This is a predicted complex of two RNAs, RNase P RNA and transfer RNA, with 417 nucleotides together.

[in-house]
RNA sequence: UGAGUCAGUUAAACGGUCGCUGUACCUUGUGGGUGCAGAGGAAAGUCCGGGCUCCAUUGGGUCAGAGCGCCAGGUAACACCUGGGGAGUGUGAGCUCACGGAAAGUGCAGCAGAAAGGAAACCGCCUGAAUGUCAUUCAGGUAAGGGUGAAAAGGUGCGGUAAGAGCGCACCGCGCGGCUGGUAACAGCCGUGGCGAUGGUAAACCCCGCUCGGAGCAAGACCAAAUAGGAAUCCAGUGCCGUGACCCUCGGCGGAUUCGGGUAGGUCGCUUCAGGCGAACGGUGACGUUCGUCGCAGAUGAAUGGUCGUCCACGACAGAACCCGGCUUAUCGACUAACUCGCUAU
RNA sequence: UGCCGGGUCAUCUAAUGGUAGGAUAGUGGACUCUGAAUCCACUCAUCUUGGUUCGAAUCCAAGCCCGGCAG
Numbered sequence: 001u002g003a004g005u006c007a008g009u010u011a012a013a014c015g016g017u018c019g020c021u022g023u024a025c026c027u028u029g030u031g032g033g034u035g036c037a038g039a040g041g042a043a044a045g046u047c048c049g050g051g052c053u054c055c056a057u058u059g060g061g062u063c064a065g066a067g068c069g070c071c072a073g074g075u076a077a078c079a080c081c082u083g084g085g086g087a088g089u090g091u092g093a094g095c096u097c098a099c100g101g102a103a104a105g106u107g108c109a110g111c112a113g114a115a116a117g118g119a120a121a122c123c124g125c126c127u128g129a130a131u132g133u134c135a136u137u138c139a140g141g142u143a144a145g146g147g148u149g150a151a152a153a154g155g156u157g158c159g160g161u162a163a164g165a166g167c168g169c170a171c172c173g174c175g176c177g178g179c180u181g182g183u184a185a186c187a188g189c190c191g192u193g194g195c196g197a198u199g200g201u202a203a204a205c206c207c208c209g210c211u212c213g214g215a216g217c218a219a220g221a222c223c224a225a226a227u228a229g230g231a232a233u234c235c236a237g238u239g240c241c242g243u244g245a246c247c248c249u250c251g252g253c254g255g256a257u258u259c260g261g262g263u264a265g266g267u268c269g270c271u272u273c274a275g276g277c278g279a280a281c282g283g284u285g286a287c288g289u290u291c292g293u294c295g296c297a298g299a300u301g302a303a304u305g306g307u308c309g310u311c312c313a314c315g316a317c318a319g320a321a322c323c324c325g326g327c328u329u330a331u332c333g334a335c336u337a338a339c340u341c342g343c344u345a346u
Numbered sequence: 347u348g349c350c351g352g353g354u355c356a357u358c359u360a361a362u363g364g365u366a367g368g369a370u371a372g373u374g375g376a377c378u379c380u381g382a383a384u385c386c387a388c389u390c391a392u393c394u395u396g397g398u399u400c401g402a403a404u405c406c407a408a409g410c411c412c413g414g415c416a417g
Base pairs, nucleotide, nucleotide: 001342002341003340004339005338007336008335009334010333013310014309015308016307017306018305020038021037022036023035024034025033026032040317044328045327047326048325049324050323051322052216053215054214055213059248060247061246062245063244065212066211067210068209069208070084071083072082073081074080085099086097087096088095089094100207101206105205106204107201108200122146123145124142125141126140127139128138129137130136131135154172155171156170157169158168159167174193175192176191177190178189179188180187181186220268221267222266223265230259231258232257233256234255235254239253240252241251242250273295275294276293277292278291279290280289281288282287347416348415349414350413351412352411353410356370357369358368359367364400372388373387374386375385376384393409394408395407396406397405
């Protein structure tokens, strides 16, 4: 200096003027005034996990369904995050993983090919016989070579054989046993061999292990007002109902379906929280502990807009509606730190 | 807010792990004095991206768009 990788901060700024919302105080109190605060890193998608509320603050059990899936941690919890192992990929810094089981069982694999799960002989090689000018046919042995295919009885080399073949040997690989390191996943080493256990696929059904009640702020609580304490049909105490289904326990006395009528108002829930910021300590890290400091939107036909000036990175994606922790998607830029590769100079 | 379904040629519609087919439309030709009808031939597509698998329209994940049910 060029090209990359990973992580963090920010998301135009300042001032004047008019206007909007919440809150505290004051007041001449149906007005008004002053102070403080006022959309995001994703507020989005609604993909996960919870807090909170209700189902009677009875309990127990079985099942269905759903989720996760290498190991160890973090967290309120998770399908999230961190670290490690393994596999793949990149020159590298790094990145990705839907990572348990095919010897529990069932299923699937077109075409091609001789043959697709224990199934092989198309070409070929060797031996023998018949005929004989070339060459052809039959019998036996063979699976090293060739062909087809995504995949065809582990791979390479040497020896051996009529020709071959783990037939034998060496190395690799696989199974079994043991030792060492590690919390573990795993890694390394030694021995042994039936000399090789029958290939793939579970984002096929399935098996194994772990976890899980349901419904949701339009949850729910209170106040006020109004109406029809309504009607019909069916089942009814050995019954029915009670927020996945079923059973027991427990509780209630009516239950189910249909038609019809009234209300749609107000208050709470509603923002102080698993909160933000700073420092120290512990930890590889996610994060945790202690101390200090701050209060930071609560609308409800839905609040932050208009205008002027300066400056400038010339501004994209884009607006809270109970709250928080993540994931995913969209996105104009600016700044900071570390690392990798290339080139040049010293 | 909660739940569910769908996307294939220009249009309508098949193929549900193994060749993306049919009809209409369009183009060209044949036939006819000309046209229609008819016949022959041809072109055009799996919403997008990624993954699983030997192989994906089909299985899985994410994104985009369209629609339905309840409240």